[in-house]
This is a predicted structure of a 73-nucleotide RNA (transfer RNA) from Bifidobacterium myosotis. NCBI's taxonomy places the organism under Bacteria, Bacillati, Actinomycetes, Bifidobacteriaceae, Bifidobacterium. Rfam family: tRNA. The family's RNA type in Rfam is transfer RNA.
RNA sequence: GGCCCGUUAGCUCAGCAGACAGAGCGGCGCUCUCCUAAAGCGCGGGUCGGCGGUGCGAUUCCGCCACGGGCCA
Numbered sequence: 001g002g003c004c005c006g007u008u009a010g011c012u013c014a015g016c017a018g019a020c021a022g023a024g025c026g027g028c029g030c031u032c033u034c035c036u037a038a039a040g041c042g043c044g045g046g047u048c049g050g051c052g053g054u055g056c057g058a059u060u061c062c063g064c065c066a067c068g069g070g071c072c073a
Base pairs, nucleotide, nucleotide: 001072002071003070004069005068006067007066010025011024012023013022018056027043028042029041030040031039049065050064051063052062053061
């Protein structure tokens, strides 16, 4: 330098055009218990990496950039 993959909640990841963006774990509260743990119930938490483009509508498609990983030279 070229090519490919990834970037979504604190962490690990779904979601691949449409309705308030989701799960598990973690966090917080409550129940239970002599106390903890476990279990059950509930709650909060997100500029969907950035800037543009297409489109009635973009997390989703396209371009460029940034960051991480891999392959080639």